The prediction has a mean pLDDT of 80. Small-subunit ribosomal RNA, 3' major domain from an uncultured bacterium, 481 nucleotides, folded computationally. The full RNA is in RNAcentral, with records from ENA.
Context: one part of a larger RNA
RNA sequence: UGACGGGGGCCUGCACAAGCGGUGGAGCAUGUGGUUUAAUUCGAAGCAACGCGCAGAACCUUACCAGCGUUUGACAUCCUGAUCGCGGAUAGUGGAGACACUUUCCUUCAGUUCGGCUGGAUCAGUGACAGGUGCUGCAUGGCUGUCGUCAGCUCGUGUCGUGAGAUGUUGGGUUAAGUCCCGCAACGAGCGCAACCCCUAUCAUUAGUUGCCAUCAGGUAAUGCUGGGAACUCUAAUGAAACUGCCUGUGCAAACAGUGAGGAAGGUGGGGAUGACGUCAAGUCAGCACGGCCCUUACGUCCAGGGCUACACACGUACUACAAUGGCAGAUACAAAGGGUCGCUACAUAGUGAUAUGAUGCUAAUCUCUAAAGUCUGUCCCAGUUCGGAUCGAAGUCUGCAAUUCGACUUCGUGAAGCUGGAUUCGCUAGUAAUCGAAAAUCAGCAAUGUUUCGGUGAAUACGUUCCCGGGCCUUGUACA
Numbered sequence: 001u002g003a004c005g006g007g008g009g010c011c012u013g014c015a016c017a018a019g020c021g022g023u024g025g026a027g028c029a030u031g032u033g034g035u036u037u038a039a040u041u042c043g044a045a046g047c048a049a050c051g052c053g054c055a056g057a058a059c060c061u062u063a064c065c066a067g068c069g070u071u072u073g074a075c076a077u078c079c080u081g082a083u084c085g086c087g088g089a090u091a092g093u094g095g096a097g098a099c100a101c102u103u104u105c106c107u108u109c110a111g112u113u114c115g116g117c118u119g120g121a122u123c124a125g126u127g128a129c130a131g132g133u134g135c136u137g138c139a140u141g142g143c144u145g146u147c148g149u150c151a152g153c154u155c156g157u158g159u160c161g162u163g164a165g166a167u168g169u170u171g172g173g174u175u176a177a178g179u180c181c182c183g184c185a186a187c188g189a190g191c192g193c194a195a196c197c198c199c200u201a202u203c204a205u206u207a208g209u210u211g212c213c214a215u216c217a218g219g220u221a222a223u224g225c226u227g228g229g230a231a232c233u234c235u236a237a238u239g240a241a242a243c244u245g246c247c248u249g250u251g252c253a254a255a256c257a258g259u260g261a262g263g264a265a266g267g268u269g270g271g272g273a274u275g276a277c278g279u280c281a282a283g284u285c286a287g288c289a290c291g292g293c294c295c296u297u298a299c300g301u302c303c304a305g306g307g308c309u310a311c312a313c314a315c316g317u318a319c320u321a322c323a324a325u326g327g328c329a330g331a332u333a334c335a336a337a338g339g340g341u342c343g344c345u346a347c348a349u350a351g352u353g354a355u356a357u358g359a360u361g362c363u364a365a366u367c368u369c370u371a372a373a374g375u376c377u378g379u380c381c382c383a384g385u386u387c388g389g390a391u392c393g394a395a396g397u398c399u400g401c402a403a404u405u406c407g408a409c410u411u412c413g414u415g416a417a418g419c420u421g422g423a424u425u426c427g428c429u430a431g432u433a434a435u436c437g438a439a440a441a442u443c444a445g446c447a448a449u450g451u452u453u454c455g456g457u458g459a460a461u462a463c464g465u466u467c468c469c470g471g472g473c474c475u476u477g478u479a480c481a
Base pairs, nucleotide, nucleotide: 001481002480003478004477005476007475008474009473010472011471012470013469015465016464019428020427021426022425026320027319029317030316031315032314033313034311035310042053043052064306065305067303069301070300073129077128078127079125080124081123082122083121084120087106088105089104091102092101093100094099109119110118111117131295132294134293135292136291140289141288142284143283144282145280147278152191153190154189155188156187157186158167159166160165171182172181173180197272198271199270200269202240203239204238205237206236207235208234212229213228216227217226218225243266246260247258248257249256250255322421326380327379328378329377330376331375332374338369339368340367343362344361347358348357349356350355387418392413393412394411395410396409397408398407434457435456436455437454438453439452440451
């Protein structure tokens, strides 16, 4: 100087407390461990691994397994030789296919100094080489997690100390903040904080099509449907607006309080992006790159099949429930944000339905996909039920060469556990929790109950900092570095 203390002081955070809803019990989905297996590919491991890499494992993916092939190779460059096409279509044989052999038809490379001269393509050969998701994240780059959006981490000059170092950065106040003020052997500065950026809340200007319709006119069974309008909504560009600026009180000041005025908004208005010096030899050689080591008729590569989907069990994370603030049936209202031409599909018809057939518009503010909870009416009457839907049987639909291992969905039947969950443990302070649906990426289809967004309805509670946990500053002890 640090680190540590079941030392002290001050402060802070959904850390506790006050509340609301979950987890742990049930069924199922998914990931992991274990076990099994020819293989169940590999990685991730307290917080910070476990709906994680995977924003899509039937084939492919695929790295794994057993089997059939192949060896200058599936892919790149160079050298030598041969051919002039390569390619497309058709038919046949062997085979699981890769591949091997054969038949017919179409096509018949470019430049040129006409010299196998140049280029291009294919085949064969030769070796240089290719290739490796093989090892090492403890050789590395790059990227990322975490402490933590915590308020810290340092430097120059000066001064003090023999020196390691100290000072500044401590102290008194204040702040979300090393934020600012006052004091001071310090005076300044840098990386962080804040601000500058984006979205959102208010208004103005400009612009009105595909969006809008107040006024005027026309028209319809009905509809901005039409003429027209530029007000309003909205769209999308520019600007205004908030600064403790004003007032009162306290204070030397910084600032705090009143929530006072005005205001759409008030003291960081609400969100996002943004992550200092560093810590964990944290994670990743399987995204990519790269040093070293290893394989080279195989640890490379091609193929069809299987596996990654196994199942006594254990754990994590979700979903659905156990019901009346509910289930079922009928009627009816209101979003936002996204997507769409190998696509989204109106409408009509068929089917109980998943869907099918026909058909229309849209390369989209034009066409299309688009709510549910809610509201109204009826019914059920506290039951393992008209709760709950697992499991199983049968019949179908769709995608796709192909749904057996191993897809989703529909209809009929079947109707398991479960009556609110021990110790424990998690999230959340406002348009938040809770609850309700919608969309998208990936994608032929789908294991999505996942992830990431979007809006609808919309609470309770915070006395307070004694205690638990994490963190910051000062101080003290130490046989630790």